[in-house]
RNA sequence: ACAGAGGCGCGAAGUGCAUCAGUACCGGUUUCUUUAUUCCCUGCCAAGGGCGGACACCGGGAAAGGGUUCUUCGCCGAAGGGGAUGCGCGGCACGCAUCCGCCUGGGCUCGCAGCCGAACAGGUGCGGGACUGUCACACUGCAAAACAGUGUGUUGCGCUGU
Numbered sequence: 001a002c003a004g005a006g007g008c009g010c011g012a013a014g015u016g017c018a019u020c021a022g023u024a025c026c027g028g029u030u031u032c033u034u035u036a037u038u039c040c041c042u043g044c045c046a047a048g049g050g051c052g053g054a055c056a057c058c059g060g061g062a063a064a065g066g067g068u069u070c071u072u073c074g075c076c077g078a079a080g081g082g083g084a085u086g087c088g089c090g091g092c093a094c095g096c097a098u099c100c101g102c103c104u105g106g107g108c109u110c111g112c113a114g115c116c117g118a119a120c121a122g123g124u125g126c127g128g129g130a131c132u133g134u135c136a137c138a139c140u141g142c143a144a145a146a147c148a149g150u151g152u153g154u155u156g157c158g159c160u161g162u
Stems, first nucleotide, its partner, number of pairs: 001162004007076001009075006016068002025060005031054003039050004043092003079104003082100007105132002108129006115123002133155001135153007
């Protein structure tokens, strides 16, 4: 440099489905309240805007993000997290882009914490559990090697082959 392996393996896109939700919103009716530094709207603060706003009832009634099935594509630091910079934006949250070999081998599961979230889903951080892949060492199986099993330890800037 090239080609590979781990397996409920990773990510992206599209379709369907459930949820979001009988919510937001629209129309109607009654009652109450109001012209505001005090109410309402824009995720929050600030700022700006408005003449309305609130409860109940009746009629109608979404969507995005997130989840999941299937398909296709790209792959095995796949990817994720964290941080920095820039943009959306005056600040925070959130989103996107770029950079940093700073952290994490992989999926599952349990507990705690706060954040995003409609959520008991999912994601994040910390800690635990068994399982699994690679490599190393020791022991056993064989005369030995290969190989297999058991145990221990490490982990991707790794491992196997050319």
The RNA shown here (Lysine riboswitch aptamer) has 162 nucleotides and comes from uncultured Gemmiger sp. The model forms 98% of the base pairs in the Rfam consensus. Its Rfam family is "Lysine riboswitch aptamer". From the family's description: Riboswitches are metabolite binding domains within certain messenger RNAs that serve as precision sensors for their corresponding targets. Allosteric rearrangement of mRNA structure is mediated by ligand binding, and this results in modulation of gene expression. Gene Ontology term of the family: lysine biosynthetic process. The prediction has a mean pLDDT of 79. The sequence is in RNAcentral, with records from MGnify.